RNA sequence: CACUCAUCCAGAGUGGCGGAGGGAAACGGCCCGACGAUGCCACGGCAACCGGUCGAACCGGCAGUUCGAUGUCCAGGUGCCAAAUCCGGCGGAAUACCGGCAACGGCGAUUUCGCGAAGAUGAGAG
Numbered sequence: 001c002a003c004u005c006a007u008c009c010a011g012a013g014u015g016g017c018g019g020a021g022g023g024a025a026a027c028g029g030c031c032c033g034a035c036g037a038u039g040c041c042a043c044g045g046c047a048a049c050c051g052g053u054c055g056a057a058c059c060g061g062c063a064g065u066u067c068g069a070u071g072u073c074c075a076g077g078u079g080c081c082a083a084a085u086c087c088g089g090c091g092g093a094a095u096a097c098c099g100g101c102a103a104c105g106g107c108g109a110u111u112u113c114g115c116g117a118a119g120a121u122g123a124g125a126g
Base pairs, nucleotide, nucleotide: 001126003124004123005122006121007120008119013043014042015041016040017039021032022031023030027088028087029086044081045080046079048078049077050076051074052073054071055067056066057065058064085118089115090114091113092112093111094110095109097106098105099104
């Protein structure tokens, strides 16, 4: 660098350095930021993947009870620690609104389901 697979609605702080923009790309929004952001470092934490354990929680201990391999626990390797990958693509559904006697139609709004694009992370093999 491109490829394959999986995941991406949850979770996770304090201090120091530094000093102006930042939130992946382009655009449009909407947010964060001198009450110091983004970034870097130290310690700490989270638990997605790889790895390890076979149990974990309640209890002073035993017993017992509850949960449980699509799981529990550990935190070794990466990673991550504002907002859903911050939102915006396509299709469907519902609600609200508008038109209509109704069937139904429209839709600039909200919610939700599925698929996709791009991205990020991990693992694998080049």